[in-house]
Predicted 3D model of a 1525-nucleotide RNA (small-subunit ribosomal RNA) from uncultured Prevotella sp.
């Protein structure tokens, strides 16, 4: 005994903060479903409006009558013999009914929340200031009288409701009188009491007040009276809503006298009197609202909330008033005004459901015009009894809370169907059928209560209780993306919807819609409002303010808060302990009754910031003009200082003016230009005039309370600081309002004005430049007075006081040491003012005795961003404009602080043919070759900055080929499988046609043979598809980049994302290595290993080689031999900064040198980290899903892919004499070769042809290298340069050279004379040049692309600039990452506010006007039974009373005015806010390209730009301007 989060701001991350969302509840409503039963609740909105019933009556025992049935009686009449019936009638009686008098009731019970912020409620006092019928208990009584009136009769008006008049009569109706225990008034006298006012008791005088019968033998009643009981009225303390953008309210007001009135106190009302009373502890005024017990709901404290139920009020069409009466200003009375509804003969009348039923209406929504007085209560009444929509039952709603049931066991390697499948299976699922039981509830059917004590039960033949039949009659609803429990297929294509936040949906959606299956609740399940919770998100518990909102610009101070050290005293606060009192119900516990439970009975506990009592006295308070010295303040003595006024005053510079010299400029920029200048300026010299600020000193110093303050002198002045410790004796801290002070700019009035300068005007810049920069230049800057009150007014840090390590500087004093003295020094102290740090403290940066640390006290501020510091109101102000200050609306963030990255027209360190030094080219010409565009029936198709463009293409005449026209084909050109059928199929022939293909003829199958194989045709599955989507993939590859980087373990710091390793100092090509370090160590790169070239060894020698040693030839390694050399094949060596020396940290290295064939990775190659570009490729292939299937598939010819005003890329080939052409002669390497390369030789001017040796090749061949050398030739020209174009003959290869082929030959000889801006490559066997091969291929557009030798350079100061990586470091509002964000005008639509000529409503009050009913008051004359008086006794007069009418006070509704609040609605006009890919710029973030920003002032289409002042929340070592993604 009680406290749970979670999502969503970022790439990430911690904080700060909003927004949501899980619970709980409800008098609900809505949707969908729906079986019973008990207990409860049911108009929250129109206090909106009612038809009808019904809801308050009762007493004959209060009275007179009426009626009425009986009875008894007079009479009279009818029958009857009569007794005796009947009728009518006179009297009188028992019953029974009641119009009406009279009495009680009716002020209860029922309802309903408008009003109402109030003594209305709640709570706990007082009433000495009070009432109180009925009912209890005590006392005395109860006696003589009178006169009248309603019913009634008559008569009379009026439709009617009702009324009038005359006249009779009763009471327990009405009046007099008597009596007086008693009361009650007045005065006297006495004891008591209380805080007063007064209160209570006894006594005595004077005065005044009573009474009702009834019915009967007992009682119910009457009077007066005293108590009690229950109940009401008054006063008060105290508590419980919002707003100050309601700050001042008040005239009956406050008080006071004396009256009135009340049951009573009171301005409650009057009159005079005085001038008070309330408020910031919130009056007034505004909005809202019945209080409360409880209800919900919270761990509590709160917080909503005031339905059933109970207490109290208020109220009854709406306003106003009395009457009665104990008791009302009265729900089912009464008058009167208003509305509004009915009746109506139009004169007049009637009503009041916010009682129970009910209808209308309004509305999301809320029930029967029931039954009964049997019970519990109420009225009346002796009473029987009647009344009784109170009450009890009952009936509708699953509207809430509780319970029950819709079956139970068994039942398969798991039926069917349905869904998904990877095709095996899974799942639904023991789930169903089938077999066995059971019957609660529902249904029938019989019994049958409690509630009631005597009679009497509505509920009700209901509970229960027994029997009966048979799984029979009973399940659904929300959910399944994460919060949050449950997953798959389909359709659907940012559509159509989904959503409580995030979010989902653009072709593979667990988020839409629907199936399957799950998952949750279950006769309900969702959804919607509301409250409360989670929200410590108003923080009292339990929050904050340096930078996330959030410290006032400062200082004085009012009220308040809050206070130092001691005594004693009190006993308000505070504590303890009692007593009262906190209604029941309700809540908790503990029993009990309904089968349980919900419901309910009992019985105990808990509750107040309540009141009084009795104690205690630490701390507070208060009292003692108590005491005391540390706070605080006077004093004395000294001290620094741009503190603060005024006054005077002094030099340098700037302009100006005057002269003088002097001459062709000045001046300004990025670079010019305006401008000044021969009418003489810049320059310079001398005189002169004015204004302004005051260099050095100067300091991270100083003073002030802040802004702020700086050149000298004086005069007047605040303040500090230290030292004395002489005097006050708490005099203190903060400060809500207030008040003063308060930088620039700005106003307002007279001055000054040299400089400098918003505006503004002219010249650049620019697309444009309302800027930046230049020339000029007015306000203003200065000065008195006088407003303004604002700033980034900041230390973004309110003020006071005390505590908590230290160090090191500076400014201002003091003390001690030392020094003879002075000045230096030391060291100790106090007050200022930095810097660094330690505990702590912080979200982190950070702070850190000068606190953002650890306490106290007091102000002030803050609660998500935008809307806005804005509107409306109000205060101030001459304006500008300040101060105070919301709301709609709208976002789901907006922030903060660090962190990884990316960028920066930021910094630093380094590299790289990246620049610079060099050589050669591109661009200009012509070709060619690709692209782009353009054209076209097509000109397939893909690649698009680097990183596409001589790329896919290492070979488009057909063919490829995908493309276009035109023609065929539909199991298909090509695969596999089934069936069925037919014959071989191939192949030849022949016609038709552009071919494809049709159409005809000839023909023939194979093997181990009831079949197989191969092939046709038909049919069915299925085939194809260069069709899409490379953003849906695989592989594959381009590119940063051969750049050096890229990560992990464990450790260790940090809340964390991260950080360290990996950074530093060196060093290297390298994260290469070394030294140091909270890091140690690891991989993935980098080197190395690997091919290759370069030297040397070794083995081996044919097809290479020939040095010797032979043979041979016209000549050759031609033979025979050799292994020496080249060569070639394989294996070794050798190069490691290993050696010296210098440098360096004894390092790592680096520089030199020696040896060496190579020397510091030797060249060169392959090798290409962890990523990045949604980088390319669905057309190499592969692949999912979409899409065609008589076609987007296939076959065929024929075109085209080669089209051409244009422009790009790459490239050849020149422009020429370092060359052109000719002779002539020298030396490669690599490679290719049988559908091949082809030698000799012959033939052609050539291409090439003819033939064919040799060669599957270290043997033959392709093959001739070129450049080169040597000789001649040409002489600088559009040429003997240049080769195009075009014409004409050929060759070759192919089925075919028209479109469109290469190449020889004759010819023709174009542009072009070295190439603007601009750009490519190259650091050595390199660039240049020079030839020579190979793939692909029949040929070839080859000039390309791969390779491969020959010749053979030039330069590199250096790293400032560009361009691209690397590392460190800053700044960032960027992370789709600067091709980023991102601001403002305008156009356009939606929406919500503000303003407005007006225009329409409420609301509460003022003045007048008129004024109803009614109270009061007043009244000549009208009218009057009781009581009094007189007499002439009367139907008399008088007189007191009373009444009616009339007057007047007040006084409701209504009416006129003028204000005040508030609301709708408003042509138009303001901005604000959202919206898809408008429109113009580009201000902001980077030093954002003029650093940005606050205040203020002008000015511009916008954003902003600029002057003045002020911050830092500004980067960096300095050069025009340049825009978007």
């Nucleotide at each position: 005994c009680g406290g749970a989060g979670a999502g969503u701001u970022u790439g990430a991350u911690c904080c700060u903060g909003g927004c949501u969302c899980a619970g709980g509840a409800c008098g609900a409503a809505c949707g969908c479903u729906g079986g019973c039963g008990g207990c409860g609740u049911g108009c929250c909105u129109a206090a909106c409006a009612c038809a009808u019933g019904c809801a308050a009556g009762u007493c004959g025992a209060g009275c007179g009558g009426g009626g009425u049935u009986c009875c008894c009686u007079u009479c009279g009449g009818u029958g009857g013999c009569a007794a005796c019936a009947c009728c009518g009638u006179u009297g009188g009686g028992c019953g029974c009914c009641u119009a009406g008098c009279g009495g009680c009731g009716a002020a209860c019970g029922g309802g309903u929340g408008a009003g109402u912020a109030a003594c209305a409620c709640g709570u706990g006092a007082g009433g000495a200031a009070c009432c109180u019928a009925c009912c209890c208990c005590g006392g005395a009584c109860u006696c003589u009288g009178g006169g009248a009136u309603a019913a009634c009769u008559c008569g009379g008006g009026g439709a009617a409701a009702c009324u009038c008049g005359a006249g009779c009569u009763a009471a327990u109706a009405c009046c007099g009188g008597a009596u007086g225990g008693c009361u009650c008034c007045a005065c006297c006298g006495g004891a008591c009491c209380g805080c007063a006012u007064g209160a209570c008791c006894c006594g005595g005088u004077g005065g005044a007040g009573a009474a009702a019968g009834a019915u009967u033998u007992a009682u119910c009643g009457g009077u007066c009276u005293g108590g009690g009981a229950g109940g009401g009225c008054c006063u008060c303390g105290c508590g419980g809503c919002c707003u100050a953008u309601c700050a001042g309210c008040u005239u009956g007001u406050u008080g006071g006298u004396g009256g009135g009135g009340u049951a009573a106190u009171g301005g409650c009302c009057u009159a005079c009197c005085a001038a008070g009373g309330c408020g910031a502890c919130g009056a007034c005024g505004g909005g809202u609202a019945g209080c409360u017990g409880g209800u919900c709901u919270g761990a509590g404290a709160g917080g909503a909330c005031g339905a059933u139920c109970a207490g109290c009020c208020a109220c009854a069409c709406u306003g106003g008033g009395a009457c009665u009466g104990a008791g009302a200003c009265a729900c089912g009375g009464c008058c009167c005004a208003g509305a509004c509804u009915c009746c109506u003969a139009c004169g007049g009348g009637a009503g009041g459901c916010a009682g129970c039923a009910g209808u209308g209406g309004g509305g999301a929504a809320u029930c029967u015009u029931g039954c009964a007085c049997a019970a519990u209560g109420g009225g009346c009444g002796a009473a029987a009894g009647c009344c009784u929509g109170a009450u009890g039952c009952a009936g509708c709603a699953a509207c809430g809370c509780c319970g029950c049931g819709u079956g139970g066991g068994g039942g398969a390697c798991g039926a069917a169907g349905g869904c998904c499948c990877u095709c095996g299976g899974g799942u639904u699922g023991u789930a169903a059928a089938c077999c066995c039981c059971u019957u609660u509830c529902a249904g029938c059917a019989g019994g049958g209560a409690c509630g009631a004590a005597a009679c009497u039960g509505a509920c009700g033949g209901u509970a229960c209780c027994u029997g009966c039949a048979g799984a029979a009659g009973a399940a659904g609803c929300c959910c399944c993306g994460g919060c949050c429990a449950a997953c798959u297929a389909c359709g659907u294509g940012c559509c159509a919807g989904c959503a409580g936040c995030c979010g989902c949906g653009g072709u593979g959606a667990u988020a839409c819609g629907u199936a399957g299956g799950g998952g949750g609740c279950g006769a309900g399940c969702g959804u919607u409002g509301u409250c409360c919770g989670g929200a410590u998100u108003c923080a009292u518990u339990g929050g904050g303010c340096g930078u996330a909102a959030a410290g006032a610009g400062c200082u004085c101070g009012u009220a308040g808060g809050c206070g130092g050290u001691u005594c004693g005293g009190u006993a308000a606060g505070u504590c303890a302990g009692g007593u009262g009192u906190a209604a029941a119900a309700a809540c908790u516990c503990c029993a009990g009754g309904c089968u349980c439970a919900a419901c309910u009975u009992g019985g105990a506990g808990a509750g107040g910031c309540c009141a009084c009592c009795u104690g205690a006295u630490a701390c507070u308070g208060c009292c003692g003009u108590g005491a005391c010295u540390c706070g605080a303040g006077u004093c004395c003595g000294g001290u620094a200082g741009a503190g603060g006024a005024g006054c005077a005053u002094g030099g340098a510079a700037u302009u100006c003016c005057u002269g003088g010299u002097g001459u062709a400029g000045c001046g300004g920029u990025g670079a010019a230009a305006u401008g000044c200048g021969c009418a003489g300026a810049u320059a310079u010299c001398a005189g002169g005039a004015g204004g302004a600020a005051c260099a050095c000193c100067a300091g991270c110093g100083g003073c002030g309370a802040a802004g702020g303050c700086g050149g000298u002198g004086c005069u007047c002045u605040g303040g500090g600081c230290c030292g004395g410790u002489a005097c006050u004796g708490a005099c203190g801290c903060u400060g809500a309002g207030g008040a003063g002070c308060g930088a620039a700019a700005g106003c307002g009035u007279g001055g000054g004005g040299a400089g400098c300068g918003a505006a503004c005007a002219g010249g650049a810049u620019u697309a444009g430049a309302u800027a930046c920069c230049c020339u000029g230049g007015u306000a203003g800057u200065c000065c008195a007075c006088g407003c303004c009150g604002u700033a980034a007014a900041c230390g973004u840090u309110g003020g006071g006081c005390g505590c908590u390590a230290g160090g090191u500087g500076u400014g201002g004093g003091g003390g001690c040491c030392a020094u003879u003295c002075c000045a230096c020094g030391g060291u100790c102290u106090c007050c200022g003012u930095g810097c660094c740090g330690c505990a702590g403290c912080u979200a982190a940066c950070g702070c850190a005795u000068u606190a953002a640390g650890c306490g106290c006290c007091c102000c002030g501020c803050c609660u998500g961003g935008g809307g806005a510091g804005u509107a409306c109101g109000g205060c101030c102000g001459c304006a500008a404009g300040g101060c105070u200050a919301a709301a709609a609306c709208u976002c789901a963030a907006a922030g903060g602080a660090a962190u990884u990255g990316a960028c920066g027209g930021g910094g630093g360190c380094c590299c790289g043919c990246a620049c610079a030094a060099g050589c050669g080219g591109c661009g200009g010409a012509g070709c060619a070759u690709g692209u782009u565009g353009c054209u076209u029936a097509a000109u397939u198709c893909g690649a698009u900055g680097c990183a596409a463009c001589g790329c896919g293409a290492a070979g488009a005449a057909c063919c490829u080929u995908a493309c276009c026209u035109a023609g065929g084909c539909u199991u298909g050109a090509c695969a596999u499988g089934c069936a069925c059928g037919g014959a071989a199929a191939u192949c030849u022939c022949g016609c038709a046609g552009a071919g494809a293909u049709g159409c005809g003829g000839g023909g023939u199958g194979c093997c181990u043979u009831u079949g197989g194989c191969g092939u046709c045709g038909u049919g069915c599955a299925c085939a194809g598809g260069u069709g899409g989507u490379g953003c849906a993939u695989g592989g594959u590859u381009g590119u940063c980049g051969u750049c050096a980087g890229c990560u992990c373990g464990u450790g260790u710091c940090g809340u964390g994302a991260g950080a360290u390793g990996u950074u530093g100092g060196g060093u290297u090509a390298a994260g290469u290595c070394c030294c140091g370090c909270a890091a140690c160590g690891a991989g993935c790169g980098c080197a190395a290993c690997c091919c290759u070239c370069g030297u040397u060894c070794c083995a081996u020698g044919u097809u290479g080689c020939c040095a010797g040693c032979a043979c041979g030839u016209g000549a050759u390694g031609g033979u025979g031999g050799g292994g020496a050399c080249u060569c070639a094949u394989g294996g070794g060596a050798g190069a490691c900064u290993g050696c010296c020396g210098g440098g360096g940290u004894c390092a790592a290295c680096u520089c030199g040198g020696a040896g060496g064939a190579a020397g510091g990775u030797g060249g060169g190659g392959a090798u290409g980290a962890c990523g990045u570009c949604a980088a390319a490729u669905c057309a190499u292939c592969a692949u999912g899903c979409c899409c065609c299937u008589u076609a987007u598939g296939u076959c065929u010819a024929g075109g085209g892919c080669u089209g051409c005003a244009a422009a790009c890329a790459u490239g050849c080939u020149a422009c020429a004499a370092u060359g052109g052409c000719c002779g002539g002669u020298a030396c490669a390497a690599a490679g290719g070769g049988c559908u091949g390369c082809g030698a000799u030789a012959c033939c052609g001017c050539g291409a090439g042809g003819u033939g064919g040796a040799g060669c599957g090749a270290a043997u033959c061949c392709c093959a001739a290298a070129a450049a080169g050398c040597c000789g001649g030739u040409c002489u600088c020209a559009g040429u003997u340069c240049g080769g195009a174009u075009u014409g004409g003959g050929g060759u070759c290869u192919g089925c075919a050279a028209c479109u469109c082929g290469a190449c020889c030959c004759c010819a023709u000889g174009a542009a072009g004379u070295u190439g603007g801006a601009g750009u490519c490559g190259c650091u050595a066997g390199u660039a240049a040049u020079c030839g020579c091969a190979g793939a692909u291929c029949a040929g070839c557009a080859a000039c390309g692309c791969u390779g491969c030798g020959g010749u053979g350079a030039a330069u590199a100061c250096g790293u400032u600039c560009c361009c691209g990586g690397g590392c460190c470091u800053u700044g960032u509002a960027c992370a789709c990452a600067c091709c980023g964000c991102c601001c403002g005008u305008c156009a356009c639509g939606u929406c919500a506010c503000g303003a407005a000529a007006g225009u329409u409503g409420g609301u509460a009050a003022c003045a007048c006007c008129c004024g109803a009913a009614g109270c009061c008051c007043a009244u000549g004359g009208c009218c009057u039974a009781a009581c009094c008086c007189g007499c002439u006794u009367g139907u008399c007069g008088g007189g007191g009373g009373g009444g009616a009418g009339u007057g007047g006070u007040c006084g409701a509704a209504g009416g006129u005015g003028g204000g005040a609040c508030u609301g709708g609605c408003g042509a138009u006009u303001g901005g604000g806010a959202c919206g898809a890919a408008g429109u113009c710029g580009u201000a902001a973030c980077a030093a954002g390209g003029u650093a940005g920003c606050c205040g203020u002032a002008c000015c511009g289409g916008a954003a902003g730009g600029u002057g003045c002042g002020g911050c830092u929340g500004g980067a960096u070592c300095a050069c025009c301007u340049c825009c978007u993604u």
NCBI's taxonomy places the organism under Bacteria, Bacteroidota, Bacteroidia, Prevotellaceae, Prevotella. Its mean pLDDT, the model's own confidence on a scale to 100, is 86.